[in-house]
RNA sequence: GGGGCGAUAGCUCAAUUGGUAGAGCACUUGCUUUGCAAGCAAGGGGUUGGCGGUUCGAGUCCGCUUCGCUCCA
Numbered sequence: 001g002g003g004g005c006g007a008u009a010g011c012u013c014a015a016u017u018g019g020u021a022g023a024g025c026a027c028u029u030g031c032u033u034u035g036c037a038a039g040c041a042a043g044g045g046g047u048u049g050g051c052g053g054u055u056c057g058a059g060u061c062c063g064c065u066u067c068g069c070u071c072c073a
Base pairs, nucleotide, nucleotide: 001072002071003070004069005068006067007066010025011024012023013022019056027043028042029041030040031039049065050064051063052062053061
């Protein structure tokens, strides 16, 4: 220098042919316990790496760009 893959909640990851962004764990509150843990119920939490474009509508398609992993030279 070139190719490929990845970036979504605090962490690990989903999201069907473009049509309301979700799960587990974690966190908060309540119940339960002498207390802790576990369990049960409810709840909070998002600039989908960034900028722009296409579209009625973009996590998803297109361009540029940042970072990480990997392959080639």